Bacterial RNase P class A, 402 nucleotides, folded computationally. Rfam family: Bacterial RNase P class A. By type it is a ribozyme. Rfam links the family to the GO terms ribonuclease P activity, tRNA processing and dimeric ribonuclease P complex.
RNA sequence: CGAGCCGAGUGGACGGCCGCGACGGGACCCAGGUCCCGCCGAGGAACGUCCGGACUCCACAGGGCAGGGUGGUGGGUAACGCCCACCCGGGGUGACCCGCGGGAAAGUGCCACAGAAAGCAGACCGCCGGGGGCCGCGAGGCCGCCGGUAAGGGUGAAACGGUGGUGUAAGAGACCACCAGUGCCCAGGGUGACCUGGGCAGCUCGGUAAACCCCACCCGGAGCAAGGUCAAGAGGGGCCGCCGCCAGGCGGCCCUGCGCGGACGUUCGAGGGCUGCCCGCCCGAGUCCGCGGGUGGACCGCACGAGGCCGGUGGUGACAUCGGUCCCAGAUGGAUGGCCGUCUCCCGGUCGGCCGCGAGGCCGGCCGGCGACAGAAUCCGGCGUACAGCUCGACUCGUCUG
Numbered sequence: 001c002g003a004g005c006c007g008a009g010u011g012g013a014c015g016g017c018c019g020c021g022a023c024g025g026g027a028c029c030c031a032g033g034u035c036c037c038g039c040c041g042a043g044g045a046a047c048g049u050c051c052g053g054a055c056u057c058c059a060c061a062g063g064g065c066a067g068g069g070u071g072g073u074g075g076g077u078a079a080c081g082c083c084c085a086c087c088c089g090g091g092g093u094g095a096c097c098c099g100c101g102g103g104a105a106a107g108u109g110c111c112a113c114a115g116a117a118a119g120c121a122g123a124c125c126g127c128c129g130g131g132g133g134c135c136g137c138g139a140g141g142c143c144g145c146c147g148g149u150a151a152g153g154g155u156g157a158a159a160c161g162g163u164g165g166u167g168u169a170a171g172a173g174a175c176c177a178c179c180a181g182u183g184c185c186c187a188g189g190g191u192g193a194c195c196u197g198g199g200c201a202g203c204u205c206g207g208u209a210a211a212c213c214c215c216a217c218c219c220g221g222a223g224c225a226a227g228g229u230c231a232a233g234a235g236g237g238g239c240c241g242c243c244g245c246c247a248g249g250c251g252g253c254c255c256u257g258c259g260c261g262g263a264c265g266u267u268c269g270a271g272g273g274c275u276g277c278c279c280g281c282c283c284g285a286g287u288c289c290g291c292g293g294g295u296g297g298a299c300c301g302c303a304c305g306a307g308g309c310c311g312g313u314g315g316u317g318a319c320a321u322c323g324g325u326c327c328c329a330g331a332u333g334g335a336u337g338g339c340c341g342u343c344u345c346c347c348g349g350u351c352g353g354c355c356g357c358g359a360g361g362c363c364g365g366c367c368g369g370c371g372a373c374a375g376a377a378u379c380c381g382g383c384g385u386a387c388a389g390c391u392c393g394a395c396u397c398g399u400c401u402g
Stems, first nucleotide, its partner, number of pairs: 001398004006393005012343007020041002023038007043373001047384002050382005055223004062279004067219005072086005087101001088099004102214002107212002109208003124153002126149005132143004161179006180204002182201008227300004235256009258292007271283004307326008345371001346369010
């Protein structure tokens, strides 16, 4: 210098003017507004809502059956499907990257097309043996039958280890040697996954579990429209008293909580609860549907938290712990914005100067342009996805020079 690999950071700055929302203080009108001052006001992903929690409500006698999730090992954490370290397998010359990584030697299912045969393997061609027929003087050839054979050919993603030998009619782990794999045993190392070494066994056993299934572990349900407090209403019924000839009116008290209609029910029990289902148990007089009305507001939850920053200590690391310091959005038609100027980064054009034989490069001035992805809504920890550009650090490979 070129190519690459991994990690981290940043996501324009300053000033002026106008404007918006929250909080604190003050003033005024006066009871929810206006003005002034102070202070605060989106993100690395606020996003997708895919996991895990906090928080809230419901449930939390018993028995049984389902269902979902996770999946090498050891740690971290409030928890996780996340993170860290390691193991194993695969890829790369390398830095490094990828793995939905328990069990297929428990059982069941499936394996397209091609192919004779695809899981208690298999005889299409070929090879070998037997006997038969035909042809030929003969050597032999051809045809069909019975049987053996997985060494050769062909099909396929995959055809039941590989090489050499013994053996045989031809062959075959049928047997032998070596190699590869698998299983078992022993020794050593490691917390462990596992690794290293030795021995034994012809054991040679296909793939698929994001198919059923088996094993181990985990899991109640619903969600801030959770949940709570207050306000606002629209009526109906019964009893008593008074007035009135009647129709009715007025007042007080009590019950229910809008009115009308319909269906099923009140011990022959509707419906509800045990929040997946069944048994079982418990509660039980209302439950459900349609039509038409009323209110459709305020506050809490809700902003101090598994919190941010700096430093120390322990740990390879994720992280833990200690000390100091800071307070940092809270809207509810939903605030966090707009305009102008200066500067900076990047790109294009142009002018001038310098360097270079040249393509071109550097510096300075002027003009123009670009600046992404996207925006809180109960809050955290992750993951995934989107992103104009810019900066920094560690490392690898190649080439050249010293």